Predicted 3D model of an 85-nucleotide RNA (c-di-GMP-I riboswitch aptamer) from Lentibacillus halodurans. Its Rfam family is "c-di-GMP-I riboswitch aptamer". Gene Ontology term of the family: cyclic-di-GMP binding. Lineage of the source: Bacteria > Bacillati > Bacilli > Bacillaceae > Lentibacillus.

RNA sequence: CUCAGAAAAAAGCAAACCUAUUGAAAAAUGGGGACGCAAAGUCACGGGUCUAAGGUAUUAUGUCUAUGAUGGCUGGGCUGCCUGG
Numbered sequence: 001c002u003c004a005g006a007a008a009a010a011a012g013c014a015a016a017c018c019u020a021u022u023g024a025a026a027a028a029u030g031g032g033g034a035c036g037c038a039a040a041g042u043c044a045c046g047g048g049u050c051u052a053a054g055g056u057a058u059u060a061u062g063u064c065u066a067u068g069a070u071g072g073c074u075g076g077g078c079u080g081c082c083u084g085g
Base pairs, nucleotide, nucleotide: 002085003084004083005082012037013036017032018031019030020029021028022027035072041078042077043076045075046074047073048070049069050068054065055064
């Protein structure tokens, strides 16, 4: 440097749920809490999924739509502990 792996050791993160705040919502953040994770570290470039304020269709309506969200959906980029080849 590269490939593989989580058996060990040292670490790390934190699902659901509860609570407070923000937001139109999806969801996010803080605290509690652990389902799990070899990148569950980081990045919205591609795909997927979620929401629909605004816009739009309609007699009406749960019509359609991302510039919003999701990295713990996935591809990929960058960075990284340990062990073995």